[in-house]
Context: one part of a larger RNA
RNA sequence: GAACGAACGCCGGCGGCAGGCCUAACACAUGCAAGUCGAACGCUCUCUUUGGAGGGAGUGGCAGACGGGUGAGUAACGCGGGGGAACCUACCUAGUGGUACGGAAUAACUCGAGGAAACUCGGGCUAAUACCGUAUGUGCCCGAUAGGGGAAAGAUUUAUCGCCAUUAGAUGAGCCCGCGUCGGAUUAGCUUGUUGGUGAGGUAACGGCUCACCAAGGCGACGAUCCGUAGCUGGUCUGAGAGGAUGACCAGCCACACUGGGACUGAGACACGGCCCAGACUCCUACGGGAGGCAGCAGUGGGGAAUAUUGGACAAUGGGCGCAAGCCUGAUCCAGCAAUGCCGCGUGUGUGAAGAAGGCCUUCGGGUUGUAAAGCACUUUCACUCGCGAAGAUGAUGAAGAGUGUUAAUACCCCUCUGUAAUGACGUUACCGACACAAGAAGCACCGGCUAACUCCGUGCCAGCAGCCGCGGUAAUACGGGGGGUGCAAGCGUUAAUC
Numbered sequence: 001g002a003a004c005g006a007a008c009g010c011c012g013g014c015g016g017c018a019g020g021c022c023u024a025a026c027a028c029a030u031g032c033a034a035g036u037c038g039a040a041c042g043c044u045c046u047c048u049u050u051g052g053a054g055g056g057a058g059u060g061g062c063a064g065a066c067g068g069g070u071g072a073g074u075a076a077c078g079c080g081g082g083g084g085a086a087c088c089u090a091c092c093u094a095g096u097g098g099u100a101c102g103g104a105a106u107a108a109c110u111c112g113a114g115g116a117a118a119c120u121c122g123g124g125c126u127a128a129u130a131c132c133g134u135a136u137g138u139g140c141c142c143g144a145u146a147g148g149g150g151a152a153a154g155a156u157u158u159a160u161c162g163c164c165a166u167u168a169g170a171u172g173a174g175c176c177c178g179c180g181u182c183g184g185a186u187u188a189g190c191u192u193g194u195u196g197g198u199g200a201g202g203u204a205a206c207g208g209c210u211c212a213c214c215a216a217g218g219c220g221a222c223g224a225u226c227c228g229u230a231g232c233u234g235g236u237c238u239g240a241g242a243g244g245a246u247g248a249c250c251a252g253c254c255a256c257a258c259u260g261g262g263a264c265u266g267a268g269a270c271a272c273g274g275c276c277c278a279g280a281c282u283c284c285u286a287c288g289g290g291a292g293g294c295a296g297c298a299g300u301g302g303g304g305a306a307u308a309u310u311g312g313a314c315a316a317u318g319g320g321c322g323c324a325a326g327c328c329u330g331a332u333c334c335a336g337c338a339a340u341g342c343c344g345c346g347u348g349u350g351u352g353a354a355g356a357a358g359g360c361c362u363u364c365g366g367g368u369u370g371u372a373a374a375g376c377a378c379u380u381u382c383a384c385u386c387g388c389g390a391a392g393a394u395g396a397u398g399a400a401g402a403g404u405g406u407u408a409a410u411a412c413c414c415c416u417c418u419g420u421a422a423u424g425a426c427g428u429u430a431c432c433g434a435c436a437c438a439a440g441a442a443g444c445a446c447c448g449g450c451u452a453a454c455u456c457c458g459u460g461c462c463a464g465c466a467g468c469c470g471c472g473g474u475a476a477u478a479c480g481g482g483g484g485g486u487g488c489a490a491g492c493g494u495u496a497a498u499c
Stems, first nucleotide, its partner, number of pairs: 001499002006495005013345006020337001021303001026301003030298003035062003040059002043056005069256003078181003082177003088172001092169008100134004109124006140149003154161002182228003189219003194216008231253004235246004258279005281292004309335001311334003317331001318329004348378004358369004382440001385434002389432001395426001400418004405413001443488005448469003454483005464471002
């Protein structure tokens, strides 16, 4: 000098944009943060113009593996960039071939029973795109062949939407390898599923991944093992660069979800707002037994030098479900708080010498504050007032249907026609206008040298200052105050940590 997720002191007018628990991965009251589908199904309730419209719990489907948070763990194929083969992939796209015939249940409901509750048990009835069997079966699977195995679901407004098998694509995962990736040798030896083989099991898949047997290997001063520290990267800060430091915000990957362990379901999890077990903690209890997990958004206590509202809306962008209308969305978009930062604007402009008064200094002549003020003439940005201010955006794209083009495509996109219904949280927005008045708006640090800026008084090695050198013991430009000056400016200084 630059820079900051900063804090503290003094001071503080406005706006735009950005960022805002770095500490206790400490504990959490309350509300909200993941639902949706009646175009899969039976039932039930309400309204009714008897046509129908709407609500509810349940079965079933899809989604709760995304989005959002945090950085505890991890020195590792975790990450980075580069290769690879033995794999899976819901929804989406394209192709091929099917969608036949049957069956048995069960929730809801009803009856009964237990319990304080959470909830549970028994009898009976019923539906399906829920479940099961048979048939058929391709270019699918097994097999050298012969042969064997293996599926489906309907709904409907009659346009279609689905379902099954299989192939290919797209997308997204899993796995392997070479290289790179902090400090310590006051850590020198480490290893028994350990290293390899054969066989088997297991997995979507290769593999000691697991197991039986066999061999005795494997790693290490090119630093194994152990200990400490740490999420990694694109980047960010600094620097002429080389480098050093760093990994807040934004983006990619990883890991975690009270602590430890486990699997279930599923295309995908060993699953933040799912399940089971154990533990600690908190709560309810009729003492028999139960309930919970903010490292989601707000918010509370605690810790700390320190970090915000228990706000609005789904209008836009995006996501889930749905044919759609639409519903949900603390993602997101907005608003609120604090000068936390960056940027912009203002606190007036011109004129004005009697060089006023006052202050300070003085060699007592004067000098300085100082055109500064007053006075005179103007202007009105911003703030403020006016919502009976007359006005007012952009962010909004037209839903739906038909057709042409493009295309692998009925996707996306472009164009044309019919259609002309509706939609803004922000928002009393921005912007614009009117009125009035210089009116409402300047501080902070420093002045011995480094380093721009000097005098007087007080103090007297005291009180104090200080980044370094050093000042102070009676004339202190270095302490404290006054006047004056210098530098920055809605900020200025100090402190911490970085180059």

RNAcentral holds the full RNA, with entries from ENA. This is a predicted structure of a 499-nucleotide part of an RNA (small-subunit ribosomal RNA, 5' domain) from an uncultured prokaryote. The coordinates come from a structure-prediction model, not an experiment, and the mean pLDDT is 81.